[in-house]
Context: one part of a larger RNA
RNA sequence: CUAUGGUUAAGGAACUCGGCAAAUUGUCCCCGUAACUUCGGGAGAAGGGGAGCUCUGGGCGGUCAGUGCCUUCGCGGCACAAAGCUGUUCGGAGCCGCAGAGAAUAGGCCCAGGCGACUGUUUACCAAAAACACAGGUCUCUGCUAAGUCGAAAAGACGAUGUAUAGGGGCUGACGCCUGCCCAAUGCUAGAACGUUAAGGAAGCCGGUUAGCCUUCGGGCGAAGCUGGCGACUGAAGCGCUAGUCAAUGGCGGCCGUAACUAUAACGGUCCUAAGGUAGCGAAAUUCCUUGUCGGGUAAGUUCCGACCUGCACGAAAGGCGUAACGAUCUGGGCGCUGUCUCGACCAUAGACUCG
Numbered sequence: 001c002u003a004u005g006g007u008u009a010a011g012g013a014a015c016u017c018g019g020c021a022a023a024u025u026g027u028c029c030c031c032g033u034a035a036c037u038u039c040g041g042g043a044g045a046a047g048g049g050g051a052g053c054u055c056u057g058g059g060c061g062g063u064c065a066g067u068g069c070c071u072u073c074g075c076g077g078c079a080c081a082a083a084g085c086u087g088u089u090c091g092g093a094g095c096c097g098c099a100g101a102g103a104a105u106a107g108g109c110c111c112a113g114g115c116g117a118c119u120g121u122u123u124a125c126c127a128a129a130a131a132c133a134c135a136g137g138u139c140u141c142u143g144c145u146a147a148g149u150c151g152a153a154a155a156g157a158c159g160a161u162g163u164a165u166a167g168g169g170g171c172u173g174a175c176g177c178c179u180g181c182c183c184a185a186u187g188c189u190a191g192a193a194c195g196u197u198a199a200g201g202a203a204g205c206c207g208g209u210u211a212g213c214c215u216u217c218g219g220g221c222g223a224a225g226c227u228g229g230c231g232a233c234u235g236a237a238g239c240g241c242u243a244g245u246c247a248a249u250g251g252c253g254g255c256c257g258u259a260a261c262u263a264u265a266a267c268g269g270u271c272c273u274a275a276g277g278u279a280g281c282g283a284a285a286u287u288c289c290u291u292g293u294c295g296g297g298u299a300a301g302u303u304c305c306g307a308c309c310u311g312c313a314c315g316a317a318a319g320g321c322g323u324a325a326c327g328a329u330c331u332g333g334g335c336g337c338u339g340u341c342u343c344g345a346c347c348a349u350a351g352a353c354u355c356g
Base pairs, nucleotide, nucleotide: 001351002350003349004348005347006346007345008344010342011341014340019337027051028050029049030048031047036041038174052095053094054093055092056091057090058089059088060087061086062085063084066080067079068078069077070076096100108335109334110333111332112331113330114329115327116326120132121131136172137171138170139169140168141167142166148158149157150156175322176321177320178319180252181251182250185249186248187245188244189243190242191241194240195239196238200234201233204230205229206228207227208226209225212221213220214219253271254270255269256268257267280314281311292308293307294306295305296304
């Protein structure tokens, strides 16, 4: 010097990103216990007191010599119960030590806020959380050979020996109060009049080939069959179209003017839109400007708490706002406590170092 453990004057978080680490607290009995609350909790809240040993007195028990009564006379039953021993409890007196839960094991506490209701689950080996799950809510699919899933387009199986109070899927996430406007776009559902629309079918038309016919011998016409092509018309779903649907994907404006101080604008005008953000919340896990401004806490506070609203860029089941309880969660503050620090020191053990 390194690691682990122990002690430390005075101070007591001045350390530090941060009380990280350490210290404090710790058992049992008694007293006492706030806000808030879903009346269960919160709560071991907080905060106090007691605890050993010896002698002694009392209370309440256990055991039962004995006594009384009953008796079916049985080594029977019932009641009361001394002494001793014993359990527990309430007193008194005394004793010793620094110390009596004498060692060991054994919560530090409080206040305020964010997030998530909660117990749970998770990155085996850097993340335990505010992430996942959750009970509850809601939408949607599914009528049974169910939907859905596994499987070679199978058989078969799960779903389920279940049957819409059931099963699958999506979103949300206890509880309380609520969940606004928009169906133009995209999706889904329903509809079937019209338009569009494939393969296929197909009247008809054009061509190739040639039996045959004609010929000026160059060639021309050309049935049937076979064959190449065009094709009116016919032809489903879909799409167009008409509606519905947002706890479906999603979206939820701009400019100008106006009140008898000023400022502001309940009010008016205008443009655009499918509709222009309602309630609630708001510098927020969201605020760029920003350490916004004001208040609180501090001697001093980019954090924190309470407000304001100018929301760059909150907002209502990718839920909004609250919320008791809960949390190895995150943030701020306080009490206690301490070698975290002022600022070091000493001790023990194991290394390091020297020798072997």

The part of an RNA shown here (large-subunit ribosomal RNA, domain IV) has 356 nucleotides and comes from an uncultured Rubrobacteraceae bacterium. Model confidence (mean pLDDT): 87 of 100. It matches the Rfam family "Bacterial large subunit ribosomal RNA".